Predicted 3D model of a 64-nucleotide RNA (Fluoride riboswitch aptamer (crcB RNA motif)) from a Pseudomonadota bacterium.

RNA sequence: UUGUGGGCAGGGGAUGGGGUUCCCCUUAACCGCUCUCCGAAGAGCUGACGACCCCUGAUAUCCA
Numbered sequence: 001u002u003g004u005g006g007g008c009a010g011g012g013g014a015u016g017g018g019g020u021u022c023c024c025c026u027u028a029a030c031c032g033c034u035c036u037c038c039g040a041a042g043a044g045c046u047g048a049c050g051a052c053c054c055c056u057g058a059u060a061u062c063c064a
Base pairs, nucleotide, nucleotide: 009026010025011024012023013022016055017054018053019052020051021050032045033044034043035042036041
């Protein structure tokens, strides 16, 4: 100096917050999917969650 392993702490999981839990990363994890297309690009689709529960925002319908 580089690589690997461990500990502590921290971070991440396609649009907000909280609790629980799971997985991942240690400068990475992560930055949605499908079709056409060499690529660029174009068209289309789901969702405020990784999962469960709750709250908030947006939209639609119904009632008072």